[in-house]
Context: one part of a larger RNA
RNA sequence: UUGAGGUUAAAAAGCUCGUAGUUGAACCUUGGGCCUAGCCUUCCGGUCCCCCUCACCGGGUGCACUGGCUCGGCUGGGCCUUUCCUUCUGGAGAACCGCAUGCCCUUCACUGGGUGUGCCGGGGAACCAGGACUUUUACUCUGAACAAAUUAGAUCGCUUAAAGAAGGCCUAUGCUCGAAUAGUCUAGCAUGGAAUAAUAGAAUAGGACGUGUGGUUCUAUUUUGUUGGUUUCUAGGACCGCCGUAAUGAUUAAUAGGGACAGUCGGGGGCAUCAGUAUUCAAUUGUCAGAGGUGAAAUUCUUGGAUUUAUUGAAGACUAACUACUGCGAAAGCAUUUGCCAAGGAUGUUUUCAUUAAUCAGGAACGAAAGUUAGGGGAUCGAAGACGAUCAGAUACCGUCGUAGUCUUAACCAUAAACUAUACCGAUUAGGGAUCGGACGGUGUUAUUUUUUGACCCGUUCGGCACCUUACGAUAAAUCAAAAUGUUUGGGCUCGUGGGGGAGUAUGGUCGCAAGGCUGAAACUU
Numbered sequence: 001u002u003g004a005g006g007u008u009a010a011a012a013a014g015c016u017c018g019u020a021g022u023u024g025a026a027c028c029u030u031g032g033g034c035c036u037a038g039c040c041u042u043c044c045g046g047u048c049c050c051c052c053u054c055a056c057c058g059g060g061u062g063c064a065c066u067g068g069c070u071c072g073g074c075u076g077g078g079c080c081u082u083u084c085c086u087u088c089u090g091g092a093g094a095a096c097c098g099c100a101u102g103c104c105c106u107u108c109a110c111u112g113g114g115u116g117u118g119c120c121g122g123g124g125a126a127c128c129a130g131g132a133c134u135u136u137u138a139c140u141c142u143g144a145a146c147a148a149a150u151u152a153g154a155u156c157g158c159u160u161a162a163a164g165a166a167g168g169c170c171u172a173u174g175c176u177c178g179a180a181u182a183g184u185c186u187a188g189c190a191u192g193g194a195a196u197a198a199u200a201g202a203a204u205a206g207g208a209c210g211u212g213u214g215g216u217u218c219u220a221u222u223u224u225g226u227u228g229g230u231u232u233c234u235a236g237g238a239c240c241g242c243c244g245u246a247a248u249g250a251u252u253a254a255u256a257g258g259g260a261c262a263g264u265c266g267g268g269g270g271c272a273u274c275a276g277u278a279u280u281c282a283a284u285u286g287u288c289a290g291a292g293g294u295g296a297a298a299u300u301c302u303u304g305g306a307u308u309u310a311u312u313g314a315a316g317a318c319u320a321a322c323u324a325c326u327g328c329g330a331a332a333g334c335a336u337u338u339g340c341c342a343a344g345g346a347u348g349u350u351u352u353c354a355u356u357a358a359u360c361a362g363g364a365a366c367g368a369a370a371g372u373u374a375g376g377g378g379a380u381c382g383a384a385g386a387c388g389a390u391c392a393g394a395u396a397c398c399g400u401c402g403u404a405g406u407c408u409u410a411a412c413c414a415u416a417a418a419c420u421a422u423a424c425c426g427a428u429u430a431g432g433g434a435u436c437g438g439a440c441g442g443u444g445u446u447a448u449u450u451u452u453u454g455a456c457c458c459g460u461u462c463g464g465c466a467c468c469u470u471a472c473g474a475u476a477a478a479u480c481a482a483a484a485u486g487u488u489u490g491g492g493c494u495c496g497u498g499g500g501g502g503a504g505u506a507u508g509g510u511c512g513c514a515a516g517g518c519u520g521a522a523a524c525u526u
Stems, first nucleotide, its partner, number of pairs: 004497001006495001007478002012494001014366001016364002021359003025252002031081010043068005048062001049060003086132006096122002098119008136198003139193002142190002151182002155165002167176003208245003212242005218236003256356001257353003261348002264345002269341004275319002279315006286308001290301002327334002371412006381405001385401004424492002427485002430469003435464008444456004473480002499526003508519004
């Protein structure tokens, strides 16, 4: 690993990017025809055997022996269909062919058959050994090789057995059977296969061939009577031109992916700008004795006019109703107007590239609220704190104040029930009506006075957020079109879990200003 489980029982990193790793679309020789070898089956005989018969015929039986290949199946080999099987140089020369020639039989006949002999005759894989070259692996069959004891297992009356490799038999001066066999992943060696999976090749041709041809360059065997030197010829490498040969050489365009383009879409992001009411405060104003607040009260404010009314102003926050089982965004998140800036999805496309892809240790960006640092700002609310109540007590719930904070700028922090408590990519499986975005269609409605173009309506089709009904399916169930296609278990890839506590603690490391984060035990207990 085969072969656990991850919505709720332990367990999907908050989210995205991304390196190593792992995984990765289809396509290139198939299909025919002929010949041949072996095995099996079927069929047809013959011999032997049995039955019956005077006999022939007939019937049966056994593969006991043997022949034909008539049909069918299986396994090989060769040739041809556009089809190199590596290629050269020697050796040895097998079949086979040719020529010549004896002998025997045969024929009208050197006609034909058999059997010999000879040929510096032709002739290739049946192998020897020497060059020159060769895409490389995984996989798989077979073989050799791999200590014994052990294991499995064969044989054997240790009296049985665990054991042990013994033993058994006459006619005993001996004879004789044994001491088997199997298995061993992986790695290595040899060998057949060529499906599957990789890998390489010809695109600036510096490409392949050759009956070619011309140069450059290197090596030097043999022969020129001998030795030495030089040069050529010749033979063999290598390189560069020219010529010739060729169907000369670029696979599709994945309901994979990227890019370009078009009109859109969105409460996606950033910066600026604009608005709205509310709240609190202030000023002015009217009237007055209460107002607040509560379960009931009180703390609190009030003739120095509270609360309340009206008219203004200021400040800082927030963005109601519209607001939805609607939208956008990777998530966190995002809602007044307008402008600017760049980005994005989906759709459309007879556009382009051509495997560029999927998922991801390490690494990186973003990441609510709270918190930290330094400024700004401080209306509201409001940890801490103070008081009033309640209460047995109340360091709480209720009330009145109220600091930090809440807002913003610049930096940190990196966690949440960061939840759909459900990783991502791909495929398949079911019916429905809505809805959002795009595209397409309609003698459809309306604007209009016809088109164009909008807005509706009706279909079709991609892509979304969801929902309803069912269960062929799943599940412990709740429930779930995914949580289905799972004991009929394997599409790819990542992360994390293994009884409850101790414990997300201690310790170490690392990050952080800190708070703390990440990593993360054990003893012990049950």
Predicted 3D model of a 526-nucleotide part of an RNA (small-subunit ribosomal RNA, central domain) from Apiosordaria backusii. The coordinates come from a structure-prediction model, not an experiment, and the mean pLDDT is 80. Lineage of the source: Eukaryota > Dikarya > saccharomyceta > Sordariales > Apiosordaria. The RNAcentral record of the full RNA draws on SILVA.